[in-house]
Context: one part of a larger RNA
RNA sequence: UGCAUGUGGUGGAUGCCUUGGCGACAACAGGCGAUGAAGGACGUUGCAGCCUGCGAUAAGCUUCGGGGAGCUGGCAAGCAAGCUUUGAUCCGAAGAUUUCCGAAUGGGGAAACCCGGCCCGCAAGGGUCACGCUCCGCUGAAUAUAUAGGCGGGUGCGAGCGAACCUCCUGAACUGAAACAUCUCAGUAGGGAGAGGAACAGAAAUCAACCGAGAUUCCGAAAGUAGCGGCGAGCGAAAUCGGAGCAGCCUCCAACUUUUAACCGUGCCUCUAGCAGAACAGUCUGGAAAGUCUGGCCAUAGCGGGUGAUAGCCCCGUACGCGACAGACGCACGGCAGAACUAAGGUUGGGAAAAGUAGGGCGGGACACGUGGAAUCCUGUCUGAAGAUGGGGGGACCAUCCUCCAAGGCUAAAUACUCGUUGUCGACCGAUAGUGAACCAGUACCGUGAGGGAAAGGCGAAAAGAACCCCGGGAGGGGAGUGAAAUAGAUCCUGAAACCGCAUGCAU
Repeated sequence: UGCAUGUGGUGGAUGCCUUGGCGACAACAGGCGAUGAAGGACGUUGCAGCCUGCGAUAAGCUUCGGGGAGCUGGCAAGCAAGCUUUGAUCCGAAGAUUUCCGAAUGGGGAAACCCGGCCCGCAAGGGUCACGCUCCGCUGAAUAUAUAGGCGGGUGCGAGCGAACCUCCUGAACUGAAACAUCUCAGUAGGGAGAGGAACAGAAAUCAACCGAGAUUCCGAAAGUAGCGGCGAGCGAAAUCGGAGCAGCCUCCAACUUUUAACCGUGCCUCUAGCAGAACAGUCUGGAAAGUCUGGCCAUAGCGGGUGAUAGCCCCGUACGCGACAGACGCACGGCAGAACUAAGGUUGGGAAAAGUAGGGCGGGACACGUGGAAUCCUGUCUGAAGAUGGGGGGACCAUCCUCCAAGGCUAAAUACUCGUUGUCGACCGAUAGUGAACCAGUACCGUGAGGGAAAGGCGAAAAGAACCCCGGGAGGGGAGUGAAAUAGAUCCUGAAACCGCAUGCAU
């Protein structure tokens, strides 16, 4: 030095576990905000820090309800001081308080700070003062009436935030075409505005085809068809049929007539705390029984979890059943009401029934349809009808025929989504997996910034977490003790490999 065996170190794979994730189903909810939100800063407990809660009334205050023996949140023990059967802590409902910043709104500002006016008050202190829209009053030009403008006042509304879904406006490129320009990607991504629990659309100037249908939306087929297309790459319908779901209406005036909404009360259902809830003992092994053996019991409960190993009968629960002072959604009935403001329905009579519009020229865009034979729809620009004896459409256009009535408006459901709440589930993951995050994670750290973005779980049933002695400055170790186990000793379950020792044997 090599090989082998044994025994260690290092290391943290593997196995087992799960507090965390992922996915789904059902129901709910789908908003919060000037009564100051979302999100923060700073404070706040007897004791430093962080998290949680809360706000100078500051881990809390009041009332009501539940509950019934301990409690003063967690890391996190300890000390101190207290509370509590005159019902605390805790849980639910409704209130009170709620610093400062933040739309932030008295003015300013480098967010959490600075500086004011007015009113009330002795003071401490309290209140109020942004902007826009809307309404009212006064005033008031060019310019007579007016209007614009100015001044003052009032009540409301708006503003900001929020995961996706929705509508509108705007709108790429990489890419594909095996290059590339029309084309494609794609009206996608991105940007802007706005709304709702859905949004949009919607009751035919629609289709169809000489038969007829009868608003819209969504799904399946028709169909990768008809077509479009440097007829390349590619793009790509509709009629019709089958389903889901169905709902129709309004307008201006007058008369008559009827009712509903809203509000209040009562009742019911569900939710926001909860209550009650059956049935087991012994033996053996073991540190421990829920395991073994023996004999029982309950079951509208043998879902699940915990307990020193695997428990229907030990505990929490589960099935079945019950429960609300207060608050919330919904439903029903009654009152208000033989009324009446607003709104609505019905009947009758009258009226109205949409013009710079339809259409046309030029230029674009949308239609599956790239200008094409290109109908149809929208319109930047220039024009420009008819008036139901009328007008639009039926894919250039004309005739016949058929069908509908534009230039005003509303409309549930079927459809899309999930920041969230509750319950249930998984041939989903099990710590290099599953969320980036099982752990004080959008943290530490990096970056001027936009932004990027980790690692890190496990002693034991119970701390019983090793008193005391010895070596040592300590770290660490040796005894002793605890424990079933300490090679379970605190970076502690198991403890692979690489890598590094020690001992022995053999070889050189």
The part of an RNA shown here (large-subunit ribosomal RNA, domain I) has 508 nucleotides and comes from a Betaproteobacteria bacterium.
The source organism's lineage runs through Bacteria, Pseudomonadati, Pseudomonadota and Betaproteobacteria.
Its Rfam family is "Bacterial large subunit ribosomal RNA". The family is grouped with related families in Rfam's "LSU clan".
Its mean pLDDT, the model's own confidence on a scale to 100, is 83.